Predicted 3D model of a 503-nucleotide part of an RNA (small-subunit ribosomal RNA, 5' domain) from uncultured Streptomyces sp. Its mean pLDDT, the model's own confidence on a scale to 100, is 86. The RNAcentral record of the full RNA draws on ENA. Lineage of the source: Bacteria > Bacillati > Actinomycetota > Streptomycetaceae > Streptomyces.
Context: one part of a larger RNA
RNA sequence: GGACGAACGCUGGCGGCGUGCUUAACACAUGCAAGUCGAACGAUGAAGCCCCUCGGGGCGGAUUAGUGGCGAACGGGUGAGUAACACGUGGGCAAUCUGCCCUGCACUUCGGGACAAGCCCUGGAAACGGGGUCUAAUACCGGAUACCCGUUUCCGCAGGCAUCUGCGGAAACGGAAAGCUCCGGCGGUGCAGGAUGAGCCCGCGGCCUAUCAGCUGGUUGGUGAGGUAACGGCUCACCAAGGCGACGACGGGUAGCCGGCCUGAGAGGGCGACCGGCCACACUGGGACUGAGACACGGCCCAGACUCCUACGGGAGGCAGCAGUGGGGAAUAUUGCACAAUGGGCGCAAGCCUGAUGCAGCGACGCCGCGUGAGGGACGACGGCCUUCGGGUUGUAAACCUCUUUCAGCAGGGAAGAAGCGCAAGUGACGGUACCUGCAGAAGAAGCGCCGGCUAACUACGUGCCAGCAGCCGCGGUAAUACGUAGGGCGCGAGCGUUGUCC
Repeated sequence: GGACGAACGCUGGCGGCGUGCUUAACACAUGCAAGUCGAACGAUGAAGCCCCUCGGGGCGGAUUAGUGGCGAACGGGUGAGUAACACGUGGGCAAUCUGCCCUGCACUUCGGGACAAGCCCUGGAAACGGGGUCUAAUACCGGAUACCCGUUUCCGCAGGCAUCUGCGGAAACGGAAAGCUCCGGCGGUGCAGGAUGAGCCCGCGGCCUAUCAGCUGGUUGGUGAGGUAACGGCUCACCAAGGCGACGACGGGUAGCCGGCCUGAGAGGGCGACCGGCCACACUGGGACUGAGACACGGCCCAGACUCCUACGGGAGGCAGCAGUGGGGAAUAUUGCACAAUGGGCGCAAGCCUGAUGCAGCGACGCCGCGUGAGGGACGACGGCCUUCGGGUUGUAAACCUCUUUCAGCAGGGAAGAAGCGCAAGUGACGGUACCUGCAGAAGAAGCGCCGGCUAACUACGUGCCAGCAGCCGCGGUAAUACGUAGGGCGCGAGCGUUGUCC
C1' cells in the first nucleotide's frame, strides 16, 4: 500500500447493486416451511331445479374423513465429524442399478377373496385404541398367453485381460397387465435402446508433528459359502502366515474439499464468507422398514440426556428450514408481502401447495454514483488569531448582486416485467414504485484524522518529568512546532480514524 462476512470511536443527506451469528452443531415459546389427485374407489351429500298427499320423493352435484396413486430421497439449512478414494483431476466397471421422460416392438385375457371408511358395542384423562358386521377399486391374490426376459443345459459364429462377453438357435422350468373418460384423451404390462441420476474400483495431487518408530488378528492371502443392484475379508467356516513402515507406517494435533477469493511483477504466500460443484450431518448413539432411490432434517423403532402434559395408569417433543426468543459474544436483521415472474410437487386441466424463489423492511457492513450550490463581489468589512504595533492572516471567504434547482419536498400523469392461463370478464407481490411533467425556494444536507522526524501541514497561550502523548525514534523538570486549548494549515470526505487478521 492492498484486502475484510469485520468490530469500536466521532460523524452522517440521497440512490443503485451487493451483503449481514465468523462465538454456543447452546436451549428453544409461537406461526408458517410438503403436499396433491373426485378423470383410480366406496361413501358423504350443501346450493339450486322439478314433483308433492306437506310426511317426502326425484334431479343435481359443492364439500371432503378414508382406501388407493404419485411426491415426500428434490428444494432449504449447517460444517459438528472426517487426513479419508472425503475432495480435485484422469481413467475403469467384461462387476452395476436407474421412478418420472424419450424411441421402438408386442400385449392390455379369465377369475377370486378381503380390509378401511360406514354402522353397532366398547376401553382410556389424554395420546390412542379394541371387538363385531357390511362394502368398492388403477388396493391384494390365483389362472391363461408371451416376441422376448430370467435360471439351467447344449450347439454354432465372433471377440476378449482369466473368471468370460456379444449375436443366433434348441430344450426344460419360471414370470405380465387396470382401468377411467367430458370420447378429445389419460393410463397399465413385458422387452430392447436412449437420456438423466446414482453405486463401486484405480493412477496422481493437496496440513503440522519423530519430544509419536515400530504398527496389525478379519489382520494379509487362499478355498468354499452367505450377502449385495454389483466386485470385494463385505460377512462367515476352514487353511496358510502373512500385510504396512524413515519414499514416515502407527499415534497425536488441526481441518469439510474444490471452482475460486485476497495479495504479489511473477514465483509464491494466506483464505475457502457470499455464488456454483461434491461430501458429511439433522438433540446424542444405534437399527432397520418402505421404496426406483433413504438407513431418511420437518418418517418409524430402541437406548440416553433434556423439556412439557397428566386424572399418576400413561403420553408428547427435537428451528444446523423462514421469521422470532433467551443465552454466549466486540458483533450480525423483519415473528413482513406475494405465488405476478422463474423453478419444483400433484393433477387431463382448471387449479392447489411451495419461508425454494421474487420482492419489501432494518444496518454507511461493502462497492459505485450524486448532492450539500454556481458566477460576480474590497489596495480587503465586523469578529477571531498573531504582531516587530507598521501590519499580517482567516479571505472572495462573508455580506451584497445575478443565476440554477440535481437530490430531498409537494402536485399531476404513470409503466415494462404477461410468455402464459382463462369461453369470456380478467389476471403484478414489488407499487402509485421506477420514470415523465409541473411548483416553490439557496432553500433541508460536513465531518473526521493529523501538523517533532519517518510524513504533507506552525504559531500563541496554559502546564512545568505534573497532567499527559506515543507505531518506531522519543517528547514533558519555566519560552514545549511532540502534552491541553485556540487560531491557522495539511489530508481524506458521507465518511474519517483506531483495533484485529492476511499478503